[in-house]
Context: one part of a larger RNA
RNA sequence: CCCUGGUUAAGGAACUCGGCAAAAUGACACCGUAACUUCGGAAGAAGGUGUGCCCUCACUAGGUGAAGCGAUUCGCACGUGGAGCCGAAGGGGGUUGCAGAGAAAUGGCGGUGGCGACUGUUUACUAAAAACACAGGACUCUGCAAAGUCGCAAGACGACGUAUAGGGUCUGACGCCUGCCCGGUGCUGGAAGGUUAGGGGGAGAUGUCAUUCUCCGCUUCGGCGGAGGAGAAGCGUUGAACCGAAGCCCCAGUAAACGGCGGCCGUAACUAUAACGGUCCUAAGGUAGCGAAAUUCCUUGUCGGGUAAGUUCCGACCUGCACGAAUGGCGCAACGAUUUCCGCACUGUCUCGACCAGGGACUCA
Numbered sequence: 001c002c003c004u005g006g007u008u009a010a011g012g013a014a015c016u017c018g019g020c021a022a023a024a025u026g027a028c029a030c031c032g033u034a035a036c037u038u039c040g041g042a043a044g045a046a047g048g049u050g051u052g053c054c055c056u057c058a059c060u061a062g063g064u065g066a067a068g069c070g071a072u073u074c075g076c077a078c079g080u081g082g083a084g085c086c087g088a089a090g091g092g093g094g095u096u097g098c099a100g101a102g103a104a105a106u107g108g109c110g111g112u113g114g115c116g117a118c119u120g121u122u123u124a125c126u127a128a129a130a131a132c133a134c135a136g137g138a139c140u141c142u143g144c145a146a147a148g149u150c151g152c153a154a155g156a157c158g159a160c161g162u163a164u165a166g167g168g169u170c171u172g173a174c175g176c177c178u179g180c181c182c183g184g185u186g187c188u189g190g191a192a193g194g195u196u197a198g199g200g201g202g203a204g205a206u207g208u209c210a211u212u213c214u215c216c217g218c219u220u221c222g223g224c225g226g227a228g229g230a231g232a233a234g235c236g237u238u239g240a241a242c243c244g245a246a247g248c249c250c251c252a253g254u255a256a257a258c259g260g261c262g263g264c265c266g267u268a269a270c271u272a273u274a275a276c277g278g279u280c281c282u283a284a285g286g287u288a289g290c291g292a293a294a295u296u297c298c299u300u301g302u303c304g305g306g307u308a309a310g311u312u313c314c315g316a317c318c319u320g321c322a323c324g325a326a327u328g329g330c331g332c333a334a335c336g337a338u339u340u341c342c343g344c345a346c347u348g349u350c351u352c353g354a355c356c357a358g359g360g361a362c363u364c365a
Base pairs, nucleotide, nucleotide: 001360002359003358004357005356006355007354008353010351011350014349019346027051028050029049030048031047036041038173052095053094054093055092056091057090062086063085064084068080069079070078096100108344109343110342111341113339114338115336116335120132121131136171137170138169139168140167141166142165148157149156150155174331175330176329177328179261180260181259184258185257186254187253188252189251190250193249194248195247199243200242204238205237206236207235208234211230212229213228214227215226216225217224218223262280263279264278265277266276289323290320301317302316303315304314305313
């Protein structure tokens, strides 16, 4: 010096990101116990008092229940009986130590916000949470050979279930609520018209070719060879009009579907502000509630509270850079190894160190 413990004057969070760690609290009995509340809770709220031993009431209350007696179906069992034993809790008095739950073990408490209702679940080995789940709510699909899922299939799950069932998606107890927009995208419905694949259809075009025509050469005059042109049927290639499903275009519906929810100018007899008016744009222009918020940049906004002093905190204001209603909005008792702030108690966290014990390190063997 390090580790694990113990003690510490005065102060008592001044430490620190933060009371991290430590200290304190602690058992049992009795008294007593607030706001708030979903009336269950909150609550062991908080805050107090007592606790040993001896005598006594009194071997008391209570428990157990022998002998004996009665009755008897003579075996149990039953009734009566109270011996003996066990034995709280309490009243009164006394006594003793520094200390009586004499050691060990054994809640610190209160106030105020945020988030999540709750018990649960999770990153095995850096995250336990405000994340996930949840009961509850809603939408949507599915009539059973269900929808959906796995598999090439057979087949299986769903389910030996049947719409009070099953699948998917979102939200997330409870309370009060959940506004406007269907223009875009999606989904559902519609079928008149437009477009339209394969397919049907074949107008035509074209390759090949029997044959035939013209020219040239040869000829045994019968023809033969070469070049060029026309060309039926067949076999191929290509192919317009026209017919034609779904889809798309189109027409409606639908937002607890994906999503979206304005700007400028003027105006009131102080000023300021604008209930009011004008205008442009939009599918519609953000309703209730909340709001410097887990969301506020400017910002340590402004005011109030708490402190001697408060970038945090609480209550307001609203100028919401850029809240807002099941990507739910706002509340909310209880709950939380959650998170913010404050207080009481308590302390070596600190002022600021010191001492002690054990184990290391170190030296020697």
Model confidence (mean pLDDT): 87 of 100. A computed fold for a 365-nucleotide part of an RNA from a Deltaproteobacteria bacterium, annotated as large-subunit ribosomal RNA, domain IV. Its Rfam family is "Bacterial large subunit ribosomal RNA". Lineage of the source: Bacteria > Pseudomonadati > Myxococcota > Myxococcia. The full RNA is in RNAcentral, with records from ENA.